[in-house]
Context: one part of a larger RNA
RNA sequence: UGACGGGGGCCCGCACAAGCGGAGGAGCAUGUGGUUUAAUUCGAUGAUACGCGAGGAACCUUACCCGGGCUUGAAAGUUAGUGAAGGAUUUAGAGAUAGAUCCGUGAGCAAUCACACGAAACUAGGUGCUGCAUGGCUGUCGUCAGCUCGUGCCGUGAGGUGUUGGGUUAAGUCCCGCAACGAGCGCAACCCCUGUGAAUAGUUGCCAGCACGUUAAGGUGGGGACUCUAUUCAGACUGCCUACGCAAGUAGUGAGGAAGGAGGGGAUGACGUCAAGUCAUCAUGGCCCUUACGUCCGGGGCGACACACGUGCUACAAUGGCCGGUACAAAGGGCAGCUACUAGGUAACUAGAUGCUAAUCUUCAAAGCCGGUCUCAGUUCGGAUUGAGGUCUGCAACUCGACCUCAUGAAGUUGGAUUCGCUAGUAAUCGCAUAUCAGCCAUGAUGCGGUGAAUACGUUCCCGGGCCUUGUACA
Repeated sequence: UGACGGGGGCCCGCACAAGCGGAGGAGCAUGUGGUUUAAUUCGAUGAUACGCGAGGAACCUUACCCGGGCUUGAAAGUUAGUGAAGGAUUUAGAGAUAGAUCCGUGAGCAAUCACACGAAACUAGGUGCUGCAUGGCUGUCGUCAGCUCGUGCCGUGAGGUGUUGGGUUAAGUCCCGCAACGAGCGCAACCCCUGUGAAUAGUUGCCAGCACGUUAAGGUGGGGACUCUAUUCAGACUGCCUACGCAAGUAGUGAGGAAGGAGGGGAUGACGUCAAGUCAUCAUGGCCCUUACGUCCGGGGCGACACACGUGCUACAAUGGCCGGUACAAAGGGCAGCUACUAGGUAACUAGAUGCUAAUCUUCAAAGCCGGUCUCAGUUCGGAUUGAGGUCUGCAACUCGACCUCAUGAAGUUGGAUUCGCUAGUAAUCGCAUAUCAGCCAUGAUGCGGUGAAUACGUUCCCGGGCCUUGUACA
């Protein structure tokens, strides 16, 4: 100087408390451990691994296993040479591959160009090892308020001072004081979304007034008022008032205002810590393989199952289930894609058909509300499991897809110790969309809106953190 203390003081955080809803019990989904296996590819492992890499494992992916092939190689580049390229049929084979037959004979005057085949040669290739050789990227402490420097001063020196003290703040934020005076990286602000208003602009959006028109409809003429769209401004600064205070600032059921003291949310992550994670995104040193640890193909596996754990979904019902009627979003997506509408089918869907490269067409709610029924039961709750029949995608749904219909109808009656999230348009609850994607194992992830609470006395205690101080046989 740090670190640590079941030392002290001050302060903060859904840290506790006060509340609301969960997990832990059940069934299923998914990840992991373990076990099994020819293989169950690899990585991630307290917090900071475990719906994580994977934002799509039937083949492919794929790295694993079994078998069949190739060896300048599956791909790319350079140089001779040959041939247009290419297409169709066919034999053997599981295919990779090896062969046969036919059609074809490019552009340009030419040099040549493009494409394909191909001997030889040189560069190959490796998801093999080392994240404890590395770059880059990332998690975490933590959006915590800290981490430092120059000059000066103090100290033999390590170092100190500044950065401590008194107040204040979300903040090393600001004020006052002070052997310090200044500065940098952080904080804040500048950026984006949202909440109010104005101006401008009105098409594909809107429709108050005026017409036309309809079974109905901004459907049409027209209009820019309104909503909205999207660009630029304004607006909030403790600016004003009162109280307290030296000031910074704090308090107020204050005024005004759409908004009040950081209005709400996002992006933004200091010096560093954990030899944290990643050589399997990529790049890369070293080591290793080179008729194989490279590469092509078929099939299998990554989907196994006595069991253990994590994360979720669905429930156990009446604030509910079922049936009929009826209303209201936002944000996204759409060309071999989204599909109105019509017909068929109980349905998944199919057959036609129309609009849209989209503020134009399309995809577009559910909880809610109204009426009926069920009457507390393992039930008209719950839907696992299993049987049968189908639909769709795709060469192909056996291992191993999703969906529909009929039948079946398991566990489960609110969950031990313990434990998690959340302070407001939040929790809870309800649906919708998107990426990936032929299809989909999505109950996941990322967004979007609808309905919409309760509680916070307080800081003694648990956990984590910040500042000062004290002890130390620790560094």